[in-house]
Molecule: SAM riboswitch aptamer (S box leader)
Organism: Oceanobacillus polygoni
RNA sequence: UUCUUAUCCAGAGAGACGGAGGGACUGGCCCUUUGAUGUCUCAGCAACCAGCCGAUAACGGUCCGGUGCUAAUUCCAGUAAGCAACUAUCCAAGUUGCUUAGAAGAUAAGAA
Numbered sequence: 001u002u003c004u005u006a007u008c009c010a011g012a013g014a015g016a017c018g019g020a021g022g023g024a025c026u027g028g029c030c031c032u033u034u035g036a037u038g039u040c041u042c043a044g045c046a047a048c049c050a051g052c053c054g055a056u057a058a059c060g061g062u063c064c065g066g067u068g069c070u071a072a073u074u075c076c077a078g079u080a081a082g083c084a085a086c087u088a089u090c091c092a093a094g095u096u097g098c099u100u101a102g103a104a105g106a107u108a109a110g111a112a
Base pairs, nucleotide, nucleotide: 001112002111003110004109005108006107007106008105013042014041015040016039017038021031022030023029025078026077027076028075043070044069045068048066049065051062052061053060054059074104079101080100081099082098083097084096085095086094087093
């Protein structure tokens, strides 16, 4: 890097350094010199893997290990279908909202 599987409306921040952008991409919206993003330290959340316990499986509990995470639902939307309302004389079409599936992305475990 690619593939497979699972999950993504819950949860959890302080300090130091540093000094301008950041939230993957596009649009929207938002965060940010009252100091973002990032790095480090400490703390915490969670429970994917490992360990331990419930005799075993399933499942549940636990948490000293390996990851991950600690603004906003993956911040919202993006593609397709369905439903409702509206624009319009009707159709076609469009806008808005909701639902479902998918794409993309992130994380874990396994494989190449």